[in-house]
RNA sequence: AAUAAUGAUAGAGGCGCGUUUUUCAUCAGUAGGGUCAGACAAGACCGGCGGCGGUCGAUUGGAGUCUGGCACGAAAGGGGCAAACGCCGAAGGGUUGAAGCGUCCGUCCGCUUUGAUGCCUGGGGGUAUGGUUAACAGCCGUGCAACUGUCACCGCAGCCUUGCGGUGGAGAGCUAUUUGCUUA
Numbered sequence: 001a002a003u004a005a006u007g008a009u010a011g012a013g014g015c016g017c018g019u020u021u022u023u024c025a026u027c028a029g030u031a032g033g034g035u036c037a038g039a040c041a042a043g044a045c046c047g048g049c050g051g052c053g054g055u056c057g058a059u060u061g062g063a064g065u066c067u068g069g070c071a072c073g074a075a076a077g078g079g080g081c082a083a084a085c086g087c088c089g090a091a092g093g094g095u096u097g098a099a100g101c102g103u104c105c106g107u108c109c110g111c112u113u114u115g116a117u118g119c120c121u122g123g124g125g126g127u128a129u130g131g132u133u134a135a136c137a138g139c140c141g142u143g144c145a146a147c148u149g150u151c152a153c154c155g156c157a158g159c160c161u162u163g164c165g166g167u168g169g170a171g172a173g174c175u176a177u178u179u180g181c182u183u184a
Base pairs, nucleotide, nucleotide: 001183002182007178008177009176010175011174014088016087017086018085019084020083021082023080024079032072034070035069036068037067038066039065040064043056044055045054046053047108048107049106050105051104091121092120093119094117095116096115097114098113099112100111101110102109122148123147126144127143128142129141130140131139132138150169151168152167153166154165155164156163157162
């Protein structure tokens, strides 16, 4: 001076990722309860099913269900702008465990919170399709063709800096500094 493995520190990709808060529209003239009319009604209701139990009611009529009219009339989730915070496997999925909620028990299902797992995805859009949802918004999965960042290889210029083109890989990556077997 160069420098393998390993460790540490710091960075880059851009419509970059995630969380929270205010506000705005949407949700929606929906749900809902009230009232009127009609029909049905001995049972009805408590997420599905079964069990147990509770509440209201059972011919003086009527708990309740459905349909329609009238007036009143939400909220949650999701979304837009902005701000703040944490960041670059940021994060999102798959699988799996635990706790809680849905009256009690069992089971299924759904929701919330929280662990494990180098199983998948470099990134942001577009498009098709499946799921979710009030939704053609958004979110999640999969496929397709491009773009973009990065590294490797090849080629052409360039000349010691790189540029262009092509192919391929994956973030367990890449770049920089440091540590450093080893070499001169």

Predicted 3D model of a 184-nucleotide RNA (Lysine riboswitch aptamer) from a Bacillota bacterium.
The coordinates come from a structure-prediction model, not an experiment, and the mean pLDDT is 83.